[in-house]
Background
RNAcentral holds the sequence, with entries from ENA and Rfam. A computed fold for a 301-nucleotide RNA from Nitrosospira multiformis, annotated as Bacterial RNase P class A. Of the family's consensus pairs, 93% are formed in the model. The prediction has a mean pLDDT of 78. It matches the Rfam family "Bacterial RNase P class A". By type it is a ribozyme. The organism belongs to Nitrosospira, within Bacteria.

RNA sequence: GAAGCUGGCCAGACAGUCGCUGCCUGUCCUCGGUGACGAGUGCAGGGAGAGGAAAGUCCGGGCUCCGCAGAGCAGGAUGCCGGUUAACGGCCGGCCGCCGUAAGGUGAGGAACAGGGCCACAGAGACGAGCGUAUUAAGUUACGGUGAAACGCGGUAACCUCCAUCCGGAGCAAGACCAAAUAGGCAGGCGAUGAUGCUGCUCGCUGAGCCUGCGGGUAGGUUGCUUGAGCGUGCGGGUGACUGCACGCCUAGAGGAAUGACUGUCCUUGACAGAACCCGGCUUAUCGGCCAGCUUCUUUC
Numbered sequence: 001g002a003a004g005c006u007g008g009c010c011a012g013a014c015a016g017u018c019g020c021u022g023c024c025u026g027u028c029c030u031c032g033g034u035g036a037c038g039a040g041u042g043c044a045g046g047g048a049g050a051g052g053a054a055a056g057u058c059c060g061g062g063c064u065c066c067g068c069a070g071a072g073c074a075g076g077a078u079g080c081c082g083g084u085u086a087a088c089g090g091c092c093g094g095c096c097g098c099c100g101u102a103a104g105g106u107g108a109g110g111a112a113c114a115g116g117g118c119c120a121c122a123g124a125g126a127c128g129a130g131c132g133u134a135u136u137a138a139g140u141u142a143c144g145g146u147g148a149a150a151c152g153c154g155g156u157a158a159c160c161u162c163c164a165u166c167c168g169g170a171g172c173a174a175g176a177c178c179a180a181a182u183a184g185g186c187a188g189g190c191g192a193u194g195a196u197g198c199u200g201c202u203c204g205c206u207g208a209g210c211c212u213g214c215g216g217g218u219a220g221g222u223u224g225c226u227u228g229a230g231c232g233u234g235c236g237g238g239u240g241a242c243u244g245c246a247c248g249c250c251u252a253g254a255g256g257a258a259u260g261a262c263u264g265u266c267c268u269u270g271a272c273a274g275a276a277c278c279c280g281g282c283u284u285a286u287c288g289g290c291c292a293g294c295u296u297c298u299u300u301c
Base pairs, nucleotide, nucleotide: 001297002296003295004294005293006292007291008290009289010288012266013265014264015263016262017261018260020049021048023046024045025044026043027042029040030039031038032037051272055283056282058281059280060279061278062277063171064170065169066168075167076166077165078164079163080094081093082092083091084090095109096107097106098105099104110162111161115160116159117156118155119154127152131144132143133142134141175223176222177221178220185214186213187212188211189210190209197205198204230249231248232247233246234245235244236243237242267270
């Protein structure tokens, strides 16, 4: 210098203006409260506001409810050995097989005398014995071009199956709380000796319900909701996945659903793509760029 392998990181930058969704502070007004204060609306100010995959919903868990769910059957998943973890089918390390000159990549990697099925092409014949030639008392013995396997206790289980282990079901539209109007339910009281309604009262008319309380449910609202197996740094343990301690940080929480638009400058002209209960993985999509370690080849000293 060239070609590669592995791991990690970034995801146009900066400034200004106007918006949108939460939060915090101050304040006017209103409401509740003896009060401290709390709630709501408006105004002002401050600060925050998508991702490495937010995606597919494929695994695993948290959380919630179902009578805490025991056993069996069915069904599904996994399958070398050890470790990691809340858990896993993920990840890490090792062995073995395969690919690569190598760095490295990759593998559902238990059982084929428990049973069933299947075995391309070639070959006369492919799973169960037959067939050809020679031979023998006798299917008695030997050999048989092909093929991975041939006259047999071959191969195949990402074919059924067997063995071992694991799995209760449904999911935030889970669930919890507050709670109208109307209808219905239960209890009490009143009512043909006239309730109730017209109608505030008396009269009149009407003629069987009316009043109160309770509880369930609906509309609607609140919550679950983001402080968490969290993130960063440092020092330890471990080959590693991972983990211990100390310090620091708070980083969207909406509900038809915000995270945007415009202007200016610059460059290498900017990919895939948008949270909806949360987290650990896997898979898929992705312009371009940066960093570290390693391998092979070549050149020069």